[in-house]
RNA sequence: GGUUCCAUGGUGUAGCAUUUAGCACGUCUGCUUUACACACAGAAGGUCCUGGGUUCACACCCCAGUGGAGCCA
Repeated sequence: GGUUCCAUGGUGUAGCAUUUAGCACGUCUGCUUUACACACAGAAGGUCCUGGGUUCACACCCCAGUGGAGCCA
């Protein structure tokens, strides 16, 4: 230099265009316990890496950028 893939709550991951972005772990509160933990009930926490475009509608499609990983030279 060329090329492919990835970026979604604190962490990991699902969702590949038409409902309020789900799930697990973690955190907080309650319940329980002598106490802690476990179990149980509930809650908070994301507007999806950034900008633009397409569309009635985009986390999802297109372009550019940023960051990361692999391959080729």
Molecule: transfer RNA
Organism: Pteropus vampyrus